[in-house]
RNA sequence: AGCGGGAUAGAGCAGUCUGGUUUAGCUCGUCGGGCCCAUAACCCGGAGGUCGUAGGUUCAAAUCCUUCUCCCGCUA
Numbered sequence: 001a002g003c004g005g006g007a008u009a010g011a012g013c014a015g016u017c018u019g020g021u022u023u024a025g026c027u028c029g030u031c032g033g034g035c036c037c038a039u040a041a042c043c044c045g046g047a048g049g050u051c052g053u054a055g056g057u058u059c060a061a062a063u064c065c066u067u068c069u070c071c072c073g074c075u076a
Base pairs, nucleotide, nucleotide: 001075002074003073004072005071006070007069010028011027012026013025020059030046031045032044033043034042052068054066055065056064
């Protein structure tokens, strides 16, 4: 330098293909409560995301298009 993949909650991941129906979900973690002599486990509930950035298309964008940033891999 070229090509491919990725960026979504504190961590790990779905959802993107085929735009819409619900307020973006799941597991772990975290906070509160229950249970217990107590802890763990188990049960119930909550908080936490402006979907990497900036634009564009559209009635409507995490999802489609473009720029840029960062991470991983392949080729040279």

Transfer RNA from a Candidatus Pacearchaeota archaeon, 76 nucleotides, folded computationally. The coordinates come from a structure-prediction model, not an experiment, and the mean pLDDT is 80. Rfam family: tRNA. By type it is a transfer RNA. Rfam describes the family as follows. Transfer RNA (tRNA) molecules are approximately 80 nucleotides in length.